[in-house]
RNA sequence: GAAUUUCGGCGCCACACCGGUUGCGAAGCCGGGCCGGAAAAUCACGGAGCUUGGGGAAGGAAGCUGGCCGGAUUGCGAAA
Numbered sequence: 001g002a003a004u005u006u007c008g009g010c011g012c013c014a015c016a017c018c019g020g021u022u023g024c025g026a027a028g029c030c031g032g033g034c035c036g037g038a039a040a041a042u043c044a045c046g047g048a049g050c051u052u053g054g055g056g057a058a059g060g061a062a063g064c065u066g067g068c069c070g071g072a073u074u075g076c077g078a079a080a
Base pairs, nucleotide, nucleotide: 004080005079006078007077008076012037013036017032018031019030020029021028022027035067041073042072043071045070046069047068048065049064050063051062052061
């Protein structure tokens, strides 16, 4: 120096909620907030959930969710 495992919650992020704003919508962004998180950093590749037009359904299409799960890449301190 590198890899693996374990521990670590601050100095990191920001659930719900509130205000503003964008969008048909799911939802996103900014500010406040702080439930939680040792990858709650990044990526819609696979699954799952949600939204949309169509008289309705099925099938299919487009989109959203990474803080739903899996996977991939990268990353802090300590110990073994």
Predicted 3D model of an 80-nucleotide RNA (c-di-GMP-I riboswitch aptamer) from Methylomonas rivi. It matches the Rfam family "c-di-GMP-I riboswitch aptamer". Rfam links the family to the GO term cyclic-di-GMP binding. From the family's description: GEMM was predicted in a large-scale screen for bacterial structured RNA regulatory elements. The organism belongs to Methylomonas, within Bacteria. The model forms 95% of the base pairs in the Rfam consensus. The sequence was found by an Rfam model in a public genome assembly.